This is a predicted structure of a 93-nucleotide RNA (c-di-GMP-I riboswitch aptamer) from Sedimentibacter saalensis.
Taxonomically the source falls in Sedimentibacter (Bacteria, Bacillati, Bacillota, Tissierellia).
Model confidence (mean pLDDT): 81 of 100.
RNA sequence: AUUUGAAAAAGGCAAACUAAUUGAAAGAUUAGGACGCAAAGCUAAGAAGUCUAAGGCACAACAAAUUAAUGCUACGAUAGUUCAGCUGCUAAA
Numbered sequence: 001a002u003u004u005g006a007a008a009a010a011g012g013c014a015a016a017c018u019a020a021u022u023g024a025a026a027g028a029u030u031a032g033g034a035c036g037c038a039a040a041g042c043u044a045a046g047a048a049g050u051c052u053a054a055g056g057c058a059c060a061a062c063a064a065a066u067u068a069a070u071g072c073u074a075c076g077a078u079a080g081u082u083c084a085g086c087u088g089c090u091a092a093a
Stems, first nucleotide, its partner, number of pairs: 002093004012037002017032006035080001041086003046083003049078003055073004060067002
């Protein structure tokens, strides 16, 4: 340096749920809590998928303003969805 691995050692992270905060929402943050994770470390403007729809557009009602529902829309969210990139502890070969 490369490959393989969580069997060993040292450790790490933290699902659901609860409380508070925040956001239009999806969700996020903090604390508690552990389902699990060999990258469950980082990158969301590397690509795809998925989720949300404030705002916008279409449509309906309607004389208009306006109102409710529906549909579409992401440089919003998700890396603990997949692939990819970068970085890292340890063991064996």